Overview: RNAcentral holds the sequence, with entries from ENA and SILVA. A computed fold for a 1502-nucleotide RNA from a Thermoproteota archaeon, annotated as small-subunit ribosomal RNA. Lineage of the source: Archaea > Thermoproteati > Thermoproteota. Its Rfam family is "Archaeal small subunit ribosomal RNA". The literature on the family includes a 2001 paper in Science by Yusupov et al., "Crystal structure of the ribosome at 5.5 A resolution".

């Protein structure tokens, strides 16, 4: 110290990634008042170029010059300059280019070394020479500079001496030390070889001073300074441990390389150099090689362990234009020295010269990116000085940048307006800040502090954001998948909290946003801390080498461990404490870890080691047994195919059906004989055996391994295994063979829209064998190996021990112990599915692999193969998922079970042909509104289009509630006569009149809208559904989505009931109720009825008596319409469980829901309707609103749905005759009488209805007449007459009557409907209605067939099962090809850069040697040799980068072409490997594997 959040799905887990929020760094948009701190500001890109200035100088050594000054002394002074010397210019400052290295960093060594100035100690400084610049004096040159000639001096230079020191033999009881090769001391010998006795200062003393001089000589003191030795300090010089990036697609790599020996050369070791001589060194603990970078204190992030930086500050390296050289010095191979060379750049009188900002500003140029040509040396500090000092662009102060970090502000009250808000307004205060002064501060300046005074708060706020993550609008206007936003997910297609504004709200604030990097977030590289059945991932198997690891027991050691101590791990930074700036940032002082390296000391569990020992791990030895282990050999059987013969005849073969083939030269078939290749049926089994790949006839011989069992031996000898070797299924090559059968590939028939397949017929590779390749598979248990723990149960195989039984046999069975091999399963595990002593549990050891997805197991490079290719293996680029398991739905050309006359079966009747009505498409047309479109649109909306209707067309006309501004008593709206105008009209126009205030010109705004949008919507309806479902509490279960209940047997019309079950209960659907009808009872009786009783009239007839009306009794019957009753598997038998319920059966009007209807679940169809009606929203608004008149909606080559009507004798005409019910009626149904053949038409009674009317039903009987004809069948069409409706029937009614008389003879494929009062048939009424019905919705009348089943077809319910679908199969999706864009690979080459190497030129340096200048020496000059050598040139490899005709794939991109490969059995299961093949997905062969539906046996667990 620990936080997650948003994106894969209908929804869920769960791997994975991507995205957000957080801190930093550099740029940037947008803003911006002030102060303080800061190690911040051309690092990133050009270690790229550089104008001008500055950035190291200074001195009591010495000449020499100038200039003030002073001088006959008591005095000899101060300044500058120029040159030789000295010390400094090796520090300071600036850069990161180079550089993976002893470059740095810890800590160590120098017994191998240096140190100028400083600091102790000690000694010392003798004699003696010599040049030389300034300066003078002649030259050269354009210049820079430069040559000669003259003088001189010194803390210049030289010589000698002395001190000293080196070396070399030799000698010491010497001395440090861990070790002498060091010291140290002594003898000899040989080499080398100090000094500056200067300065100044005071005293003393002498000389010297005016054509001058400002000095000189001795000597003492003091002080600086000189030599030499020792030592210290300090600063280095080198050597060692070990730390110290990425690539193994760099595996090999060295020639001074690596040792020796002798020299050379350094301060010094050493191959640093060189000559000889040896052949070695380094390298998987990663040499060699690329690439990338200056290490580090620190820094940014983080809990932290890391991960990233590391320009600035500090230490340490390195470089100064690239590149090389050395001189000089104590240090240098030298940033403001020198020389070369290259390449830039200046100047140049063309002969030559100069220059070097990655010092400080300061320019150009790069780029996204970075300041003043300031001021002072006051203060730190450095050089030099004896000091004063001088110098310093080190430093220290200012300027400039929102760079970073802290402070602080931009106002406070009150009171009023406004909403109670924003916000304004008055009034009041207060002055941090700002302006002014003074003072103080500074090196001088400013800041800042201090006081004072002044102003109307005056002079001071912004950025991103407001769909989710994510805090804050579903406010307003604009836009319309456009413009645009977005990190991610996604907004945007006409109601956008997601875009463009306003408002108005969040955040955060002198800041806020973006972009790029970088840590976290990320246990998302997992050491802390991760995983590999199935999500990416166990090497195909086994041996085995380094390396990790490693059984009990006992002693030692003390190397890892622990612990203690002591040294280093600079300062600054971190953490703490105090303390200084008003505070705080910043500063200061003191303390402090941590972790590291070394060293000492001390423990010994544990791990190493070294020794000993043991036997549980491991080998081994011994003993009978199993076994498709391998290899070789031999031998044998079926079956096949060919051949022969013998038989026997027309066909065989083959498929869903065919066909191609094969057969009359005799096949298929049968019987015999031969021949040849393959292969070994049953046995045979989740048995067996091998390390895998694999192996199955018998024998036999060779041979491996493993299991048991033994009081035996070895005695830790073992696990794993990077690399490495070895075997490895099928195909495949390669050389010989061989060929029976199958059969890639190829040739043919078929199917097909094609069919480069699936299916048939042939058929080459190959398959087989012998020899070498290949080296890979779904090479799977998708599961490394190896040991230990951790409940059980049940099979199997082999071996042992015990036993029972005995048919004694290899005998059957039973328990038990080891090995093995399956199945359930406890706990645990797992995202789950599972897995579970054959772990995928709980540990140990060792390996190999994986980090979204796709490009791609691809290119490149390597290494292997004859080839096919293996293996190793990326990046650009793109993308937001891409996957696992499991859920619920859906879907399957998957299964099961169950149902339905919108399935079928058995069966009756249609449709489909015909003609007509009608609805719809299409076409037409000025319009032929509009909608509706499987089943759910098509005699639906439309329950009745002539005009209306009426939404179309064509023409003609009217209409603006309110406001506002023009007009209008000089008369507005309205109205009107003539006359134009038109088709018609005071509609409008002339002319006028009557009227008395409003106005339609114009701008809003309104009315209306059958105008849009049923995909904003309400409400209805339709359909799934003549369905039997759909949910919910509470419980259980499951990480969850979810499940369970709802399932499972049985049953039902039914999720209807029993049973049964981790469920038990309930809601809504079902049912129940409700309504009609069938049977009954009751209750009631007018307008109904009239058995029964009276009364009347009629009519028959032979009185009686019959019949018909009509009236009064009556309410029996019928009717009617109101209530109850009756059915419940109640009762019998039988099936079932003793159940629910099934079946028979009795009884009863009616029997298992008695028939027939209403209701009719969650809910799904963005189904249907904005054209009924309501209704957001958008449109029109004088037209898309209203009126009006004519058309049209009726059109007519056609398809199509629906119905009338028929084709006839079961029937048609004509004639008589019976029999309903529902209904409906006052602008109405009409009796009846009269007219007309009829339609109809005058008159009209009754009826506001159980009265009265519509109102004769028809089919049916009965007589009769047709006879199989396109008819006496049908009646379409067409003409003539007439009639009704209404304003009007022509476009377009509807009826009478006559007359015409067409299709049409039972209707292909197809397909509707129906189970009993049904279905066919007949008509009746009523709706709509002025009139019109072949519709619709009711009514009765006549009245069969077949089935008492089924799931084939068509759908429905349920359950299961896959599954890539979840807009749900009208789903997903795969490749070729076309198109644009992007990135990459190959590519003849072509160009450019680095790097090697070789060679060729070679400035330059440097040895040696000779001759020469020189008094020598150092050096110069010349000549010879040798060596190192920068650059250029050439050639060659190697490496990296643009480039490049054509070539290949790849990504990527609303609506393009071909297929349908894949996901349900995906319609040939399907994928791995190979291998042919094809336009393409692919398809075939051959092997495997299941990650394959399905059904059936088998086996095995439960």
């Nucleotide at each position: 110290a620990c936080c997650c959040c948003g994106g894969u799905u209908g929804a869920u887990c769960c791997u994975g990634c991507c995205g957000g929020a957080c801190c930093c760094g550099a740029c940037u948009g947008c803003u911006a008042u002030g102060g303080g701190g800061g190690u911040g500001g051309g690092a990133c890109u050009a270690a790229g170029c550089c104008a001008u200035g500055c950035g190291a100088g200074u001195c009591a050594g010495c000449a020499c010059c100038c200039c003030a000054g002073g001088c006959a002394a008591u005095g000899u002074u101060g300044g500058g300059g120029u040159g030789c010397g000295g010390c400094g210019g090796a520090c300071g400052g600036c850069u990161c280019a180079g550089u993976a290295a002893a470059a740095c960093g810890u800590g160590g060594c120098u017994a191998a070394c240096c140190u100028a100035c400083c600091c102790u100690a000690g000694g010392g400084a003798u004699g003696g020479g010599g040049a030389u610049a300034a300066c003078c004096c002649c030259g050269g040159g354009a210049a820079a500079c430069u040559g000669g000639g003259g003088a001189u001096a010194a803390u210049c230079c030289c010589c000698a001496a002395u001190a000293g020191g080196a070396g070399a033999a030799g000698a010491g009881u010497g001395c440090u030390g861990g070790a002498a090769u060091g010291c140290c001391u002594c003898u000899u010998c040989u080499c080398c070889g100090a000094a500056a006795g200067g300065a100044u200062g005071c005293c003393a003393a002498g000389a010297a001073c005016a054509u001058g001089c400002c000095u000189c000589u001795u000597g003492g003191c003091a002080u600086c300074g000189c030599c030499c030795u020792a030592g210290g300090a300090u600063g280095g010089g080198g050597c060692c441990a070990c730390g110290u990036c990425c690539c193994a697609u760099c595996a090999g790599g060295u020639a001074g390389u690596u040792g020796g020996u002798g020299g050379g050369g350094u301060a010094a070791c050493g191959g640093c150099c060189c000559a000889c001589c040896a052949a070695g060194c380094c390298u998987a603990u990663a040499a060699c090689g690329g690439g990338u970078a200056c290490g580090g204190g620190c820094c940014g992030u983080g809990a932290g362990a890391g991960c990233g930086g590391g320009a600035g500050c500090c230490c340490g390296g390195a470089g100064a234009u690239g590149g090389g050289c050395a001189c000089u010095g104590a240090g240098a191979c030298a940033a403001g020295g020198g020389c070369c060379c290259a390449g830039g750049c200046c100047c140049u009188a063309c002969g030559g010269g100069g220059c070097g900002c990655a010092g400080c500003a300061g320019g150009c140029g790069c780029g996204a990116a970075a300041c003043c040509u300031a001021c002072a040396c006051a203060a730190u500090g450095u050089g030099c000085g004896a000091a004063a000092g001088c110098a310093c662009g080190a430093u220290g102060u200012g300027g400039u940048c929102a760079c970073c970090c802290c402070c602080a502000g931009u106002g406070c009250c009150a009171c009023c307006c406004g909403c109670u808000g924003a916000g304004g307004g008055u009034g009041g205060c207060u002055u941090u800040u700002c302006u002014c002064c003074g003072g103080u501060g500074u090196a001088a300046a400013a800041a800042g502090c201090c006081g004072g005074a002044g102003g109307c708060a005056a002079u001071a706020a912004g950025c991103g954001g407001g769909g989710g993550g994510c805090a804050a609008g579903u406010c307003u206007g604009g836009u319309g998948u456009c413009a645009g936003c977005c990190g991610c997910c996604g907004c945007g297609g006409u109601a956008a909290u997601a875009c463009c504004a306003g408002c108005u709200c969040c955040g955060c604030g002198a800041g806020u946003g973006g972009u790029c990097g970088g840590g976290g977030c990320g246990u998302u590289u997992a050491u802390u801390g991760g995983g590999c059945c199935u999500a990416a991932a166990g090497c195909g198997u086994c041996c085995g080498u380094a390396g990790c690891c490693g059984g009990c027991c006992c002693g030692g050691u003390a190397a890892g461990u622990u612990u203690u101590c002591a040294g280093c791990u600079a300062a600054a930074g971190c953490c703490c404490a105090g303390g200084g700036c008003u505070c705080a940032a910043c500063c200061c002082u003191g303390g402090g870890a941590a972790g590291g390296c070394u060293g000492a000391a001390a423990a010994u569990a544990c791990u190493g080691c070294c020794g000993g020992g043991c036997u549980a791990g491991g080998g081994g030895g011994c003993g009978g047994g199993a076994g498709a282990g391998g290899c070789u050999g031999a031998g044998g059987g079926u079956a096949c195919u060919c051949c022969u013969g013998g038989g026997g005849u027309a066909g065989g073969g083959g498929c869903g059906a065919a066909a191609u083939c094969c057969u009359a030269u005799a096949a298929u078939c049968c019987c015999a004989g031969g021949a040849g290749g393959a292969c070994c049926a049953c046995c045979a089994g989740u048995g067996g055996c091998g390390a895998a790949g694999g192996c199955g006839c018998u024998c036999a011989g060779c041979u491996g391994g493993a299991a048991c069992g033994c009081g035996c031996c070895c005695g830790a000898c073992g696990g794993u295994g990077a690399g490495g070797g070895a075997c490895g299924a099928a195909a495949g090559c390669c050389g010989g063979g061989g060929g029976a059968g199958c059969g890639a590939a190829g040739g043919g028939g078929a199917u097909u829209a094609g069919a480069u397949a699936c299916c048939c017929c042939c058929g080459u590779a190959g398959u087989c064998c012998c020899g070498g390749c290949c080296g890979u598979a779904a090479a799977c248990g998708a599961u490394g190996c190896g040991g230990g723990c951790u409940a059980g149960g049940u099979g199997u195989u082999a071996g042992g021990u015990g036993g029972a039984c005995c048919u004694u046999g290899a005998g059957u069975c039973c328990a038990c112990c080891u090995a093995g091999u399956g199945c359930c399963g406890c706990a645990g595990g797992g995202a789950a599915g599972c897995c579970g002593u054959u772990a995928a549990g709980c540990c140990c050891g060792c390996c190999g692999c994986c980090u979204g997805g796709g490009g791609a197991g691809u290119a490149c490079g390597g290494c292997c193969g004859c080839a096919a290719g293996g293996c190793u293996g990326a990046a650009a680029c793109u993308u937001a998922a891409a996957g696992g398991a499991a859920u619920u739905g859906g879907c399957g050309g998957g299964g099961g079970a169950g149902c339905a006359c919108c399935a079928c079966a058995a069966g009756g009747g249609g449709u489909g042909a015909a003609g007509c009505c009608u609805g719809c498409g299409g076409u037409u047309u000025a319009a032929u509104u509009g909608g509706a479109g499987u089943c759910a649109a098509c005699c639906c909306c439309g329950a009745g289009a002539a005009c209306c209707u009426u939404a179309c067309c064509g023409g003609g006309g009217g209409c603006g509630a309110c406001a506002g501004c023009a007009g209008g008593a000089u008369g507005a709206a309205g109205g009107c006569c003539a006359g134009g105008c038109u088709g018609a009209c005071g509609a409008c126009c002339u002319u006028g009149c009557c009227g008395g205030a409003c106005g339609a010109g114009c701008u809003g705004a309104g009315a209306g809208g059958a105008g849009g949008u049923g995909c904003a919507u309400g409400g209805c309806c339709g359909u799934c559904g003549c369905c039997a479902g759909u949910u919910c509490g509470u419980g259980c279960c499951g990480u969850g989505a979810g499940g369970u209940g709802u399932c499972c047997g049985g049953u039902u019309a039914a999720g209807u009931c029993c049973g049964g079950c981790a469920a038990c209960g309930a809601a809504c659907a079902a049912g129940a109720c409700c309504c009609c009808c069938a049977c009954g009872u009751u209750u009631a009786g007018u307008u109904g009825c009239u058995a029964c009783u009276u009364a009347g009239c009629c009519c028959u007839a032979g009185u009686a008596a019959g019949g018909g009306c009509u009236a009064a009794g009556g309410c029996a019957c019928a009717c009617u319409a109101a209530a109850c009753g009756g059915a419940c598997u109640g009762c019998c038998g039988c099936c079932g469980c003793u159940a629910a319920g099934g079946c028979g059966g009795a009884g009863g009007a009616a029997g298992g829901a008695g028939g027939g209807g209403g209701c009719c679940a969650c809910g799904g169809c963005a189904g249907g309707u904005c054209c009924g009606u309501a209704u957001g929203c958008c449109c029109c608004g004088a037209a898309a609103c209203c009126c009006c008149c004519g058309g049209g909606c009726c059109a007519c080559a056609c398809g199509c749905g629906g119905g009338c009507u028929g084709c006839a004798a079961u029937g048609g005409u004509g004639g008589g005759g019976a029999c309903a019910a529902u209904g409906g009626g006052u602008u109405c149904c009409g009796a009846c009488c009269c007219c007309g053949a009829a339609a109809g038409g005058g008159g009209a009674a009754g009826g506001u209805a159980a009265u009265c009317c519509c109102a004769u039903a028809a089919a049916c009987c009965c007589c009769a007449c047709c006879u199989c004809a396109g008819u006496u069948g049908g009646g379409a069409u067409c003409g003539a007459g007439g009639g009704c409706u209404g304003c009007a029937a022509c476009u377009c009614g509807c009826c009478c009557u006559c007359g015409u008389g067409a299709a049409c003879a039972u209707g292909g494929a197809a397909u509707c409907c129906c189970u009993a009062g049904u279905a066919a048939c007949c008509g009746c009424g009523c709706g709509u209605c002025a009139c019109c019905a072949a519709c619709g919705c009711g009514c009765g009348g006549u009245g069969a067939a077949u089935a008492c089943g089924u799931c084939c077809c068509u759908g429905c319910u349920c359950c299961u099962u896959g599954c890539a679908c979840a807009c749900a199969c009208c789903g997903c999706c795969c490749g070729u090809c076309g198109c644009u864009c992007c990135a990459u690979c190959c590519g003849a080459g072509u160009c450019g850069g680095g790097c090697u190497u070789a060679g060729a030129u070679g400035a330059g340096c440097u040895c040696u040697g000779g001759c020469u200048c020189g008094c020598a020496a150092a050096g110069g000059g010349u000549c010879a040799g040798g060596g190192c050598g920068a650059a250029u040139c050439u050639a060659a490899g190697c490496u990296c980068g643009a480039u490049g005709a054509g070539g290949a794939g790849g990504g990527a991109g609303a609506a393009g072409u071909c297929g349908u490969a894949a996901c349900a059995a995906g319609g040939u299961g399907g994928c791995c490997g190979u291998a042919g093949g094809g336009g393409a997905a692919c398809c075939u062969g051959c092997g495997g594997c299941c990650g394959g539906a399905u059904c059936a046996c088998c086996u095995c667990c439960u």